The RNA shown here (transfer RNA) has 73 nucleotides and comes from an Anaerolineae bacterium. Model confidence (mean pLDDT): 80 of 100. RNAcentral holds the sequence, with entries from ENA. It matches the Rfam family "tRNA". The family's RNA type in Rfam is transfer RNA. About the family: Transfer RNA (tRNA) molecules are approximately 80 nucleotides in length.

């Protein structure tokens, strides 16, 4: 330099172009317990990497850029 893949909650990951973007772990609150752990119930937590474009509608499709990983030279 070229090509490929990845980027979504604190972490690990889902989500045919159409419900208010979900799950597990973690965090917080409550129940339970002599106190904890475990268990159960609930809550909070998102600019979907950035900027544009297509579309009635974009996490999803297109373009450029940024970051990470890999391949080739």
């Nucleotide at each position: 330099a070229u090509c490929u893949c990845u980027g979504u909650a604190g972490c690990u990951c889902a989500a045919c172009g159409g419900a208010a973007a979900g799950a597990g772990c973690a965090u917080c609150u409550g129940a339970u317990u002599a106190c904890g752990a475990a268990u159960c119930a609930g809550a909070a937590g998102g600019u979907u990497g950035u900027a544009g474009g297509u579309u009635c509608g974009a996490u999803u499709c297109c373009u450029a850029c940024c970051a990470g990983a890999g391949a080739u030279a």

Taxonomically the source falls in Anaerolineae (Bacteria, Bacillati, Chloroflexota).